Predicted 3D model of a 523-nucleotide part of an RNA (large-subunit ribosomal RNA, domain I) from Hypoderris brauniana.
The full RNA is in RNAcentral, with records from ENA.
The gene name in the source record is rrn23.
Its mean pLDDT, the model's own confidence on a scale to 100, is 83.
It matches the Rfam family "Bacterial large subunit ribosomal RNA".

Context: one part of a larger RNA
RNA sequence: GGCUUGCGGUGGAUACCUAGGCACCCAGAGACGAAGAAGGGCGUGGUAAACGACGAAAUGCUUCGGGGAGCCGAAAGUGGGCACCGAUCCGGAGAUUCCCGAAUAGGUUAACCUUCUGAACUGCCUGCUGAAUUCAUAAGCAGACAAGAGACAACCUGGCGAACUGAAACAUCUUAGUAGCCGGAGGAAGAGAAAGCAAAAGCGAUUCCCCCAGUAACGGCGAGUGAAACGGGAAUAGCCUAAACCGUGAAAACGGGGUCGUGGGAGAGCAGUGAGGGUUUUGUCUGACUAGGCGAAGCAGUUGAGUGCUGCACCCCAGAUGGUGAUAGUCCAGUAGCCGGAAGUACAGCUAGCUUACUCUCCAACCCAAGUAGCAUGGGGCACGCGAAAUCCCGUGUGAAUCAGCAAGGACCACCUUGCAAGGCUAAAUACUCCUGAGUGACCGAUAGCGAAGCAGUACCGCGAGGGAAAGGUGAAAAGAACCCCCAUCGGGGAGUGAAAUAGAACAUGAAACCGCGAGCUC
Numbered sequence: 001g002g003c004u005u006g007c008g009g010u011g012g013a014u015a016c017c018u019a020g021g022c023a024c025c026c027a028g029a030g031a032c033g034a035a036g037a038a039g040g041g042c043g044u045g046g047u048a049a050a051c052g053a054c055g056a057a058a059u060g061c062u063u064c065g066g067g068g069a070g071c072c073g074a075a076a077g078u079g080g081g082c083a084c085c086g087a088u089c090c091g092g093a094g095a096u097u098c099c100c101g102a103a104u105a106g107g108u109u110a111a112c113c114u115u116c117u118g119a120a121c122u123g124c125c126u127g128c129u130g131a132a133u134u135c136a137u138a139a140g141c142a143g144a145c146a147a148g149a150g151a152c153a154a155c156c157u158g159g160c161g162a163a164c165u166g167a168a169a170c171a172u173c174u175u176a177g178u179a180g181c182c183g184g185a186g187g188a189a190g191a192g193a194a195a196g197c198a199a200a201a202g203c204g205a206u207u208c209c210c211c212c213a214g215u216a217a218c219g220g221c222g223a224g225u226g227a228a229a230c231g232g233g234a235a236u237a238g239c240c241u242a243a244a245c246c247g248u249g250a251a252a253a254c255g256g257g258g259u260c261g262u263g264g265g266a267g268a269g270c271a272g273u274g275a276g277g278g279u280u281u282u283g284u285c286u287g288a289c290u291a292g293g294c295g296a297a298g299c300a301g302u303u304g305a306g307u308g309c310u311g312c313a314c315c316c317c318a319g320a321u322g323g324u325g326a327u328a329g330u331c332c333a334g335u336a337g338c339c340g341g342a343a344g345u346a347c348a349g350c351u352a353g354c355u356u357a358c359u360c361u362c363c364a365a366c367c368c369a370a371g372u373a374g375c376a377u378g379g380g381g382c383a384c385g386c387g388a389a390a391u392c393c394c395g396u397g398u399g400a401a402u403c404a405g406c407a408a409g410g411a412c413c414a415c416c417u418u419g420c421a422a423g424g425c426u427a428a429a430u431a432c433u434c435c436u437g438a439g440u441g442a443c444c445g446a447u448a449g450c451g452a453a454g455c456a457g458u459a460c461c462g463c464g465a466g467g468g469a470a471a472g473g474u475g476a477a478a479a480g481a482a483c484c485c486c487c488a489u490c491g492g493g494g495a496g497u498g499a500a501a502u503a504g505a506a507c508a509u510g511a512a513a514c515c516g517c518g519a520g521c522u523c
Base pairs, nucleotide, nucleotide: 001522002521003520004519005518006517007516008515009514016473017472020444021443022441023440024439026437027436028435029433030432032150039100040099041098042055043054044053046078047077051073052059061094062093063092064091065090066089070082071081072080105114106113107112121148122147123145125143126142127141128140155186156184157183158182159181160180166173170220196203197202207234208233209232210231217225218224238425239424240423241369245256246255247254248253261403263368264367265366267362268361269360271359272358273357276356277355278354279353281352283350284349286348287347288345289344290343292339293338294337298312299311300310301309302308313330314329315319321333322332323331374398375397376396377395378394379393380392384410405420406419407418408417409416460467461466480507483494484493485492486491
């Protein structure tokens, strides 16, 4: 020096654990804001740096309920207090709520300055003044109102709208009307009561699911794209205008009337029938939510500690779960079951008020949504790339008909069938989850699971947009080691605590690499 072995150090793997996550299900909610939000800055504690809470009435105030012995956050100590005359705490309602921020008196480098008290701007209303231009209008001024503005995870709707990519290159095509940006709304949105679908038979608003079907079809017929009807389900709900005609009126306009496709209405005429619907208008009751309450049944020995074991018992509409010094139906909190509301909230029921219909016959050409439909041309969108290309939408030009009518049935024409455009509203079934409550998991268990189990969008990096960590475990209980010794401390040796200190705070387990010490073998 090497190898082996034993004992240590270092290190933090492994197994165990969970305080935190992930995914989903059911129910709720989708609230906010000029009465100043979301989000922040700065303050408020006897001692107080940060976090949480609160706002100059500041670690809190008032009141109404609950609750019943301790309390003054986490978070100890110290110093002071409060509380059975009911505190702390929990719930309902209220008060206060600095400064910035839509930020809104003016300014500004957010949380500040100035002026001195003003809601700036837009909107609606009223009044005054008042151009070109006489009247008028515009513009302007003042007042009143306080409607808008901002925020918001996803879902929804509209506008604008890529490229990488694929086609084994690439241009039509694809990626994709995706990502992204912008506008707008709601708890859902959008769609919606046939100018529909169909096929000789019929259906009867819309939406969503299953299927049709990777089919028909489109396609440098390449890559790829990709329906619909029928059928089966979920949920069901239908309505209001314009016009003709009548009335008022100078007119504008308003009131009545009327709303449809076996065409309807208007007009003329004679009659008949009727009890259901709507309503945030009134009152009232019940249930629900926002605090809660009651709630069965076990002892002895063993142990550091008993829930384990041994012995003998008990409850169950409760043997879910969690905790307790080891594994608990009977120790604790609970669980099954039952009970409860001063105040507030929304929904449902009942009640009163208010409001609201339909049918027959005849006639005939009064009405039935116009720069519309259609056509030409240029585009877009339909699964459909201009194609035989219908249907739908837009730009430009042109431009009908009124029921003896018009449109559609995939060029177009005829026949036939179906429907009635050019006005509007409409719940449910459907989509999503920043958030609340209850729950579940052949989900993770600290290099995992959210980036974040610990004061994390922090430290740190970047001019900035932005990027973005590491870091869990003493013990049942601090009982966290009085006192003595080495000693500047750090660290250590005794003593003591503890079941254990090789559990001593660099703290549970404590692998390997790596570093020592002892012994053996060998050179």